Predicted 3D model of an 83-nucleotide RNA (c-di-GMP-I riboswitch aptamer) from Alkalibaculum sporogenes.
Of the family's consensus pairs, 95% are formed in the model.
NCBI's taxonomy places the organism under Bacteria, Bacillati, Clostridia, Eubacteriaceae, Alkalibaculum.
Its Rfam family is "c-di-GMP-I riboswitch aptamer". Gene Ontology term of the family: cyclic-di-GMP binding.
It was read from a public genome assembly, where an Rfam model found it.
RNA sequence: UUCAGAUACUAGCAAACUAUUCGAAAGAAUAGGACGCAAAGCUAUAGGGCCUUCCCUUCACCGGAUGGUAGCCAGUUACCAAA
Numbered sequence: 001u002u003c004a005g006a007u008a009c010u011a012g013c014a015a016a017c018u019a020u021u022c023g024a025a026a027g028a029a030u031a032g033g034a035c036g037c038a039a040a041g042c043u044a045u046a047g048g049g050c051c052u053u054c055c056c057u058u059c060a061c062c063g064g065a066u067g068g069u070a071g072c073c074a075g076u077u078a079c080c081a082a083a
Base pairs, nucleotide, nucleotide: 005080012037013036017032018031019030020029021028022027035071041076042075043074047073048072049069050068051067053065054064055063
């Protein structure tokens, strides 16, 4: 340095739910709250998957457009010191 990650140290984040707000929706923000997380840091213009809405279509699938999801996989950056 790379891979890896403990009954370690120093920290950190925050699911569901509730209240308020935004949104057509998926969903997001703030506050409370902790299910959990070794990247639950960042990236939706690296890529894939999934979800919303509209169009196409006899219906569905497929396809196109739009918005979202990083706590779905992933790309990328990184603290610590045992094995």